The part of an RNA shown here (large-subunit ribosomal RNA, domain IV) has 354 nucleotides and comes from a bioreactor sludge metagenome. The coordinates come from a structure-prediction model, not an experiment, and the mean pLDDT is 86. RNAcentral holds the full RNA, with entries from SILVA.
[in-house]
Context: one part of a larger RNA
RNA sequence: CCGUGGUUAAGGAACUCGGCAAAUUAACCCCGUAACUUCGGGAAAAGGGGUGCCUCAAGUAAGUGAAAUUAUUUCUAACGUAGCUGAAAGAGGCCGCAGUGAAAUGACCCAAGCGACUGUUUAACAAAAACAUAUGUCUCUGCGAAGUCAAUCAAGACGAUGUAUAGGGACUGACACCUGCCCGGUGCUGGAAGGUUAAGAGGAGUGGUCAGCGCAAGCGAAGCUAUGAAUCGAAGCCCCAGUAAACGGCGGCCGUAACUAUAACGGUCCUAAGGUAGCGAAAUUCCUUGUCGGGUAAGUUCCGACCUGCACGAAUGGUGUAACGAUUUGGGCACUGUCUCGACCACGGGCUCG
Numbered sequence: 001c002c003g004u005g006g007u008u009a010a011g012g013a014a015c016u017c018g019g020c021a022a023a024u025u026a027a028c029c030c031c032g033u034a035a036c037u038u039c040g041g042g043a044a045a046a047g048g049g050g051u052g053c054c055u056c057a058a059g060u061a062a063g064u065g066a067a068a069u070u071a072u073u074u075c076u077a078a079c080g081u082a083g084c085u086g087a088a089a090g091a092g093g094c095c096g097c098a099g100u101g102a103a104a105u106g107a108c109c110c111a112a113g114c115g116a117c118u119g120u121u122u123a124a125c126a127a128a129a130a131c132a133u134a135u136g137u138c139u140c141u142g143c144g145a146a147g148u149c150a151a152u153c154a155a156g157a158c159g160a161u162g163u164a165u166a167g168g169g170a171c172u173g174a175c176a177c178c179u180g181c182c183c184g185g186u187g188c189u190g191g192a193a194g195g196u197u198a199a200g201a202g203g204a205g206u207g208g209u210c211a212g213c214g215c216a217a218g219c220g221a222a223g224c225u226a227u228g229a230a231u232c233g234a235a236g237c238c239c240c241a242g243u244a245a246a247c248g249g250c251g252g253c254c255g256u257a258a259c260u261a262u263a264a265c266g267g268u269c270c271u272a273a274g275g276u277a278g279c280g281a282a283a284u285u286c287c288u289u290g291u292c293g294g295g296u297a298a299g300u301u302c303c304g305a306c307c308u309g310c311a312c313g314a315a316u317g318g319u320g321u322a323a324c325g326a327u328u329u330g331g332g333c334a335c336u337g338u339c340u341c342g343a344c345c346a347c348g349g350g351c352u353c354g
């Protein structure tokens, strides 16, 4: 010097990103216990008091309980003086600094965010506000179901020895109050009049070949062969509707009231429709340490308001919410070597010698 453990005057978080670590608390009995609440909780809330040993209480209360007795047809039940076990309240006394005499054995409170809760997770840097969850909604599926597995256009299997109060998929995430407007775009569902349209059907016409004709140039039937126009022709797409707890979206400028300011009101442009309720400097606010209030002597954090929401907003759910949390943030009481500011002790290393 390092590690582990212990003690410490006065102060008591002044330490620090932060009470990290340590200390405090602690068992049992009694008294007592708030806001809030889903009436279950919150709650061991908080906050107080007691605890050893001896004598009496007392071999008492109480427990068990053979025999006997009573009732009963019996099973059995009741009562319980034998025997066994065996307190407490209360009263008096004794000792110590100290009586849950050691060890084991919650510190607590207030306010806010998030997530309802128990649960799950990055085996070996993250346990959480992430995942799940009960709940709600939408959607698919009529049964050889949808969906899924299956080198084969397979058999077969799961779904399910289930049957729409069932099963699959998606989103949301207890509960309470709610969940506004937009179907123009994309998707999905339905529709079938018209447009477009594949294979296929169709076969007008054209080329090659050559019987024949022709003096020749050439023309050229049938067949074979090569090609092939019109016309017919499904779904899809175009088209027409519906649908947002489908993917998603939810404006701008100008003027106006008898102080000023502001604008209930008016005008105008654009849009599919222009953000409703609620919340709001928020896990979201750039400017920003916004402004005001509270808490502090002093507060970029925190709490309550305001609304000028750069860029909240309603199942990518909105706003609340008791209980819960090894969660996050702020404050307080108690407590302490975290600190002022160090000191000492014990043990084990390091170091020196061997």
Stems, first nucleotide, its partner, number of pairs: 001349008010340002014338001019335001027051005036041001038174001052094005062085003069078003095099001108332006114325002119131002136171006147158003175320004180250003185247002187243005194238003200232002205227005212219002251269005278312001279309001290306005